[in-house]
RNA sequence: UAGAGUUUGAUCCUGGCUCAGGAUUAACGCUGGCGGUAUGCCUAAUACAUGCAAGUCGAGCGAGGUACUUCGGUACCUAGCGGCGAACGGGUGAGUAACGCGUACUCAACGUACCCCAUAGACAGGGAUAGCCUGGAGAAAUCCAGAUUAAUACCAGAUAAGAUAUUGGAAGGAAUCUUCUAAUAUUAAAAGAUGCGUUUGCAUCACUGUGGGAUCGGAGUGCGUUCUAUUAGCUAGUUGGUAGGGUAAUAGCCUACCAAGGCGACGAUAGAUAGCUGGAUCGAGAGGUUGAUCAGCCACACUGGGACUGAGAUACGGCCCAGACUCCUACGGGAGGCAGCAGUAGGGAAUCUUUCACAAUGGGCGAAAGCCUGAUGGAGCAAUACCGCGUGUCGGAUGAAGCACUUCGGUGUGUAAACGACUGUUGUAUGGGAAGAACAGCAUUGUCAGGAAAUGGGCAAUGUUUGACGGUACCAUGCCAGAAAGAGACGGCUAACUAUGUGCCAGCAGCCGCGGUAAUACAUAGGUCUCGAGCGUUAUCCGGAUUUACUGGGCGUAAAGAGUGCGUAGACGAUUUAAUAAGUUGGAAGUCAAAUACUAGGGCUCAACCCUAGCUCGCUUCCAAAACUAUUAAGAUAGACUGUAGGAGAGGUUAGCGGAAUUCCGAAUGUAGCGGUGGAAUGCGUAGAUAUUCGGAGGAACACCAAUAGCGAAGGCAGCUAACUGGCCUAUCAGUGACGUUCAUGCACGAAAGCGUGGGGAGCAAACAGGAUUAGAUACCCUGGUAGUCCACGCCGUAAACGAUCCUUACUAGACAUCGGAAUAUUCGGUGUCGCAGCUAACGCGUUAAGUAAGGCGCCUGAGGAGUACGCACGCAAGUGUGAAACUCAAAGGAAUUGACGGGGACCCGCACAAGUGGUGGAGCAUGUGGUUUAAUUCGAAGAUACGCGAAGAACCUUACCAACAUUUGAAAUCUUUGGCAAUACUAUAGAGAUAUAGUGGAGGCUAACCAAAUGACAGGUGGUGCAUGGUUGUCGUCAGCUCGUGUCGUGAGAUGUUAGGUUAAGUCCUGCAACGAGCGCAACCCCUAUCGUUAUUUGCCAGCAUUCAGUUGGGAACUAUAGCGAGACUGCCUAUGUAAGUAGGAGGAAGGUGGGGACGACGUCAAAUCAUCAUGCCCCUUAUAUGUUGGGCUACACACGUGCUACAAUGGCAAGGACAGAGAGUCGCAAUACCGUGAGGUGGAGCUAAUCUUCAAACCUUGUCCCAGUUCGGAUCGAAGUCUGCAAUUCGACUUCGUGAAGUUGGAAUCACUAGUAAUCGCAAGUCAGCAAUAUUGCGGUGAAUGCGUUCCCGGGUCUUGUACACACCGCCCGUCACAUCACGAAAGCCGGUAAUACCCAAAGUCGCUGCGCCAACCAUUUUUAUGGAGGCAGGUGCCUAAGGUAGGAUUGGUAAUUGGGAUGAAGUCGUAACAAGGUA
Repeated sequence: UAGAGUUUGAUCCUGGCUCAGGAUUAACGCUGGCGGUAUGCCUAAUACAUGCAAGUCGAGCGAGGUACUUCGGUACCUAGCGGCGAACGGGUGAGUAACGCGUACUCAACGUACCCCAUAGACAGGGAUAGCCUGGAGAAAUCCAGAUUAAUACCAGAUAAGAUAUUGGAAGGAAUCUUCUAAUAUUAAAAGAUGCGUUUGCAUCACUGUGGGAUCGGAGUGCGUUCUAUUAGCUAGUUGGUAGGGUAAUAGCCUACCAAGGCGACGAUAGAUAGCUGGAUCGAGAGGUUGAUCAGCCACACUGGGACUGAGAUACGGCCCAGACUCCUACGGGAGGCAGCAGUAGGGAAUCUUUCACAAUGGGCGAAAGCCUGAUGGAGCAAUACCGCGUGUCGGAUGAAGCACUUCGGUGUGUAAACGACUGUUGUAUGGGAAGAACAGCAUUGUCAGGAAAUGGGCAAUGUUUGACGGUACCAUGCCAGAAAGAGACGGCUAACUAUGUGCCAGCAGCCGCGGUAAUACAUAGGUCUCGAGCGUUAUCCGGAUUUACUGGGCGUAAAGAGUGCGUAGACGAUUUAAUAAGUUGGAAGUCAAAUACUAGGGCUCAACCCUAGCUCGCUUCCAAAACUAUUAAGAUAGACUGUAGGAGAGGUUAGCGGAAUUCCGAAUGUAGCGGUGGAAUGCGUAGAUAUUCGGAGGAACACCAAUAGCGAAGGCAGCUAACUGGCCUAUCAGUGACGUUCAUGCACGAAAGCGUGGGGAGCAAACAGGAUUAGAUACCCUGGUAGUCCACGCCGUAAACGAUCCUUACUAGACAUCGGAAUAUUCGGUGUCGCAGCUAACGCGUUAAGUAAGGCGCCUGAGGAGUACGCACGCAAGUGUGAAACUCAAAGGAAUUGACGGGGACCCGCACAAGUGGUGGAGCAUGUGGUUUAAUUCGAAGAUACGCGAAGAACCUUACCAACAUUUGAAAUCUUUGGCAAUACUAUAGAGAUAUAGUGGAGGCUAACCAAAUGACAGGUGGUGCAUGGUUGUCGUCAGCUCGUGUCGUGAGAUGUUAGGUUAAGUCCUGCAACGAGCGCAACCCCUAUCGUUAUUUGCCAGCAUUCAGUUGGGAACUAUAGCGAGACUGCCUAUGUAAGUAGGAGGAAGGUGGGGACGACGUCAAAUCAUCAUGCCCCUUAUAUGUUGGGCUACACACGUGCUACAAUGGCAAGGACAGAGAGUCGCAAUACCGUGAGGUGGAGCUAAUCUUCAAACCUUGUCCCAGUUCGGAUCGAAGUCUGCAAUUCGACUUCGUGAAGUUGGAAUCACUAGUAAUCGCAAGUCAGCAAUAUUGCGGUGAAUGCGUUCCCGGGUCUUGUACACACCGCCCGUCACAUCACGAAAGCCGGUAAUACCCAAAGUCGCUGCGCCAACCAUUUUUAUGGAGGCAGGUGCCUAAGGUAGGAUUGGUAAUUGGGAUGAAGUCGUAACAAGGUA
């Protein structure tokens, strides 16, 4: 020392991405009241207009001038000579990877103007020159000549305490040396200025020598100081020596000669980048990043080179040269350098005033006054940062208005406002008004030292005098709430929510992600939250990130152990003793600049800010200790190795030998096939195959033994024998004496394939050919077949080279098995299985560790791009090793969980198959759907789970559709206002009708009802959305499942229970079990039905008794029936079996193992169906998408499909005769007997509101006929005539009669239903309904079968298990080519640059060297004396070096390029289906 979001259906882990924090020389957007303190070109070291930034001294010198003058001078100015300064201060960070910087040390190898101390001096001379003046050249800058002059300018000489050089001596030291001493040689200075005093002088300043100090520099050394090895070798002044030169000083610093060294994996050289530090910032720290302001050092001053002057420079505001650029020019030639302060242009996202003052601090000069100072102190501009203050305070509810929301009641904004009272920070006005000032100087006074005295000096006091900021800070008083709030956010992370608009659009977005009509995620509004004169965004850094892990990570499966060994450097290393003291530990000292930071105080009203004091990493030095590490020495034997005796083994290499089998060849027998496959074909065979027998040839591999075995470092090793040879194990005692472990680079080995040369070649077999398969099949299958496979020699150097597990050592329970030894208690070494502790994300590992520890090596750091590109190395090639980036994504991944799925497995069930029966599919018709048509053919339903479905009944109505005609508060509802006496009924006329007009009748009510009119609120909608919904329904499925509580197990998702063994129709029950219980389902309870009892007895029944045509009537209550109540069935009983549950059989029983049937449908699935039953949110229409009416349509018709009816006939048709039901319905009804009609039906109306009346059951039985045919089958279609319903029968009803008499002779592929009173077959009834499309639907009874071996297969379902890359769940996921678009990258003929070198040419300025015939004041010599010579110097010439420039060939690096290559990403493109399940060829 804080975490969060994001991979999944969910989980744990790994792992990346993202966020919350802090910081900034910042910028941008919106906004902006005040003050304080800081900060302000990060880019173009780009170019600069203008002004200023370094001068000063008259107490060094001469000259000129101005003002004043008492004419004596006084004051001041100017250029010049001279001195000091200008090397500081100020700026910038280009270069520099370096002794540049930091730190520590060294110089016995050095310098130092001004300053301080000590000491010794300051003597005596000389010749010039600038200025001024005269003349001249030039456009200018500037220059030349002549004459003249001064100095603290210059020069020579004297002196030498001392210093320097050489030599000698003595002493000392740490090598070069130091000190003392002697000799020789060499070496100084304004006769200056001012003041005082005057007799030489004194004082101060200045000057000279020497020594010391101080300060500032110079040089050297240790350590530290970025990235790249896809930079591995670099170096000729290079490394060292000798001699010389050079410097203040050391040194190859330079030169000559000699030697051949020096640096480098502890990273030289090269490349890239970069000023370094104190510090700043982040961080818990370790550490990371950074080097603005302030401070130290360095470097630079337009670019490059060079020296001069000087104490100091290789000099920002100096000089010379070259170059680029700019300016002036009279074209001859000149001038310039803001990376000083302001400022300008340019660049850029971006960075200020051409300000005031030397008052303070500091600097230069001066004796001083003073002058100069863009250093500095101030002000100005900028919310750029930090800090502080304010924009009011208190009261105030009818909780005003407005705005927003609303469930329409209200709620929020909100005490907020208004309003009342108060305050005055700030503001404004007036007035006062600082600190910063200490000085120096001058004047006066005092005192001290010194001096002959004076000047002068030190100290102190008094007086005088100095403020840019600035009339500023601050203070006082008056006045007004008056002049002062915004920004961002509100889906989660993350504090804060609603409405409207929009409708995958517009847009948002840091990550996850929002938006496709109800968006808390866009836009707007209201509200809320956070911060607040700021708030957000962007950029960068640290943090979070233990995500490079020293603190503090990993490598079996997530990324990661090298294929294996040997072994060098390196790292690490067992035991005893002694010594040393490098590491280590302790003590002391030095240093660690200041500032910063921290701690404690203090000053500005606080704070920021400032002041004072304390404190510190590290490095260095000295002393001490001696345990540990290290080093040295000496021992010991437990590690390691050797010897001796045994042992096992497919360990390796070479040579020889062997048998079985395949193929081929020869011969023989023999005949039509063989071979091959899922099935075939290609192929072989009548030229004789295959098969069988014998003989021969050749190559390769070694059955059985054989194993969970053995050996080897790994790769790998298998017939037998021999030779040579490596390693290992065991036992025992000897020997050596730590000789060990691991190993970067290196070396060696290294399957298969492949390559080279030469052999060999039986079988097998890439490529290739053919045959199949297939939509295709460049595959899987088949027939052939070449490289290759084999041998020798040489390459290659990789594999899922795997135990996906590096090597060595030690320790930590066991059990079982096996191999080799010794032994027989057991033990040593290998190989395996299980398992404790422990570990692990889990899986799992577990003495053969993935446990606990130690040592060494290798490797990893999101996925893709990519093991790719480029470069380099190796290779004959193939290729291998090393090995990136741009760009894209927010994941990729591991283990485990629950599901789902599998052309995975096991078990079980179902009319699922099978076994049967009857159908559909063919025909005609009915009906529904699609399609087409139409003004409309209303709408819905769509695999199973739509299609005789909604519709239990479309001529009008229905009706929703179309055409036409009408109405508009509406056909029906509520409210409001007014009016009326009527409402209402009937008739007539017009019209298609709705409707309109006219007339007649009509007294109930009188505040009502009703009607009419008007008004707007509203009505209305079968308009949309079933993907906004309720309700209802289908389906899986009447399948046996679906869950919960507690407990237990697991980090967790989850598991257990519910699994297992049995059993069942059943998660039904039993047994077992870390489970024990419970719920919804199953079953049962309910209804119908089958039997019996009992009760009841009419309309039903009739045994016995009467009676009738007749249960008709009396009677009966037994039977049947009806309908109430009960009984009955429970594996209860028996046998067998089983632990049990149960099962099998039997008995009894009307019924037997759920007796038969029905109702009843778990958790859930299908965004399943329905907004057109109904209800309903939202949207839409409102003289129409509403309402009324007439007519039409829903009935169309080339066609396709579903569901049915009738048939195709003799088990039948027709005719005649004769039987037997059940369940229903009926007063707007069912209707009998009777009569009429061929008939449908009509007339008529007994009975019945129903166990009372009405309703002929048919198949069936008997008899007859038909005689296998398109028929006496079949009945479609059509014609004619009718009946009934109804306002109405044309579109468009049903039925009847007569006539007509189509297809059809049992139905292809395919497909449906059914397990018993079932199928099949026969009729009856009902609902709807005026009638009817009904052959439909729902019920009812009559007659009444066949089959079931069984669970291999098809379909569906259940349980367990297995695999999975699926979870929208296989209708899943997903790969590659091609096509199109965009993006970044590689290659590329070339083209254009940059950088650093090399070789040669040319060579400015300049130092040094040589020369110096030309020229020259000082000094010297000389009788050539107005001169000559010498010494010395200058110009000039010349040599070496050398910047820039030129030439040449290379190196390296960047940009660009026709074309080209792969990569990435994109909406629903194309082709296939490679992977995930046994993924259909693992």

Annotation: RNAcentral holds the sequence, with entries from ENA, Greengenes and SILVA. The RNA shown here (small-subunit ribosomal RNA) has 1482 nucleotides and comes from an uncultured sediment bacterium. Its mean pLDDT, the model's own confidence on a scale to 100, is 82.